[in-house]
Molecule: c-di-GMP-I riboswitch aptamer
Organism: Nitrospirota bacterium
Order: sequence, then structure tokens, then C1' cells
RNA sequence: AAUCGAUAAGAGCAAAAUCACCGUAUGGUGAUGACGCAAAGCGACCGGUCCUUAAGUUGGCGGAACAAAUGCCGAAUAAGGACAGCGGGGCUGCCGAA
Repeated sequence: AAUCGAUAAGAGCAAAAUCACCGUAUGGUGAUGACGCAAAGCGACCGGUCCUUAAGUUGGCGGAACAAAUGCCGAAUAAGGACAGCGGGGCUGCCGAA
């Protein structure tokens, strides 16, 4: 230095839930709170998930013999946003038993 990660030492973060505020929403911030975390530090590059709008549109179902209406389901795709505690990759970093 790289890998690795103790029932080590000293610190750190904080899931769900509740309250307040911001936001159309996903979600964010603060407080309370600890499920967990050796990068649960930073950052949306790749994949993924979620939200908003185009849109309750195209389409499908259903529906008289035909055609339609009410009704039911409901996209793709695009644009914009969110999540780093979903995975990968990037940058940075504390400690040192085996």
C1' cells in the first nucleotide's frame, strides 16, 4: 500500500412510525425514534424502481343483427422530477485482530 473485517478501541449515521414545514406527486428538511449500517460519506454515469404531464389518450373488454353510447381495464413512448438504506461502476475516508 492492496485485499479483508474482531463480541477490539474511539467516534459516526439512522429504517419504520409520529409531529411540524416545503412540494401537484414521488419525495425532501427538522425534531422524536433505532430497524439496521465499515462507507447507511459524496455524487444520478449504467441498469432498476417510483412520481408528474402528454392521458383516462392510443388500445383492449363489454355492448342490439349491424353501427354506436353509458360502463370496465388501461398502456407503450416521450419530457420533467425522485430514490445513493435496490444492484453495478466512480470519488473520498476512521480503526487494525486474524